Predicted 3D model of a 346-nucleotide part of an RNA (small-subunit ribosomal RNA, central domain) from a metagenome.
RNAcentral holds the full RNA, with entries from SILVA.
[in-house]
Context: one part of a larger RNA
RNA sequence: UUGGGUUUAAAGGGUGCGUAGGCGGAAUGAUAAGUCAGUGGUGAAGUCCCCUCGCUUAACGAGGUAACUGCCAUAGAUACUGUCAUUCUUGAGUACAAUUGAGGUAGGCGGAAUGCGUCAUGUAGCGGUGAAAUGCUUAGAUAUGACACAGAACACCAAUUGCGAAGGCAGCUUACUAUAUUGUUACUGACGCUGAGGCACGAAAGCGUGGGGAUCAAACAGGAUUAGAUACCCUGGUAGUCCACGCCGUAAACGAUGAUUACUAGUUGUUGGCGAUACACAGUCAGCGACUGAGCAAAAACAUUAAGUAAUCCACCUGGGGAGUACGACGGCAACGUUGAAACUC
Numbered sequence: 001u002u003g004g005g006u007u008u009a010a011a012g013g014g015u016g017c018g019u020a021g022g023c024g025g026a027a028u029g030a031u032a033a034g035u036c037a038g039u040g041g042u043g044a045a046g047u048c049c050c051c052u053c054g055c056u057u058a059a060c061g062a063g064g065u066a067a068c069u070g071c072c073a074u075a076g077a078u079a080c081u082g083u084c085a086u087u088c089u090u091g092a093g094u095a096c097a098a099u100u101g102a103g104g105u106a107g108g109c110g111g112a113a114u115g116c117g118u119c120a121u122g123u124a125g126c127g128g129u130g131a132a133a134u135g136c137u138u139a140g141a142u143a144u145g146a147c148a149c150a151g152a153a154c155a156c157c158a159a160u161u162g163c164g165a166a167g168g169c170a171g172c173u174u175a176c177u178a179u180a181u182u183g184u185u186a187c188u189g190a191c192g193c194u195g196a197g198g199c200a201c202g203a204a205a206g207c208g209u210g211g212g213g214a215u216c217a218a219a220c221a222g223g224a225u226u227a228g229a230u231a232c233c234c235u236g237g238u239a240g241u242c243c244a245c246g247c248c249g250u251a252a253a254c255g256a257u258g259a260u261u262a263c264u265a266g267u268u269g270u271u272g273g274c275g276a277u278a279c280a281c282a283g284u285c286a287g288c289g290a291c292u293g294a295g296c297a298a299a300a301a302c303a304u305u306a307a308g309u310a311a312u313c314c315a316c317c318u319g320g321g322g323a324g325u326a327c328g329a330c331g332g333c334a335a336c337g338u339u340g341a342a343a344c345u346c
Stems, first nucleotide, its partner, number of pairs: 004317003007300002012314001014201004021194003025088007033081002035077002038074005050064005091191001092188003095184005103177007110154001114150002117147005125136002162169002206247006216240001220236004258313006265292010295302001319346003328339004
């Protein structure tokens, strides 16, 4: 490389948009580039295959076919592919009418809890644990009540729920904004799928500047435990956790399952539409779940939301370690990230 693979054995890119490229619905006509068969020319000799002959044989040599699967020219074929033209509506999209939702951004408001402060009541403990101690407390704590402030998160509803491309999104409300679904089948008429590079988004932690700082809490300190205890437990506690702007670009970024399309037996629950009226549902479209088949799989399992049957495109894998390391390059303020070997060894 081919073949074979990628849920769990090595292997699906974190996600989207999209350039080049690859692939692409139905009908008719034209063309004849690909494609197909014919003819002519060329395809040196040698080698190779086959036949015959010569050295005692063989290697070797000589002669003759075949072959050289190619290229060029020419006149044809037109199913498929391509190109051009015309047309179509089922793919795709638009319009109209509805609907659903923790989708996004910005603002406003709310109550519970926590902590702090002040005042009041009140007196000796509180707190914490397996048991304790550190800690707080007669300078009046803990507890209870009132008032005030601060920051962060939104109990119940809540779900096997919903929305989003993924990351993710949950108090209420306003403004702006995006998507999806359903119904009508009105319009456009293949406008599509995938997508190397590229661009954008991308949890947490971390970084820069400026704010904020209630809680929790790496580091750190103390108390315990222990043979020790740089831990688990306890008391404290700083970065951080929050906001704005700018970086970082990684995760078990997981469904460990790339995207799109078509087909393939059922049962059942649920969300959002439509729904003759079959009065709370038959059916149907789009999701989200559970279970059993055919099939598939090494099995576990998957099973119309496939890991089944097929097609197109992209990404990736090729024994373990060395190693996601070294070197180089690119990116980054840095931390580091991306790309990514070899020697050696089993």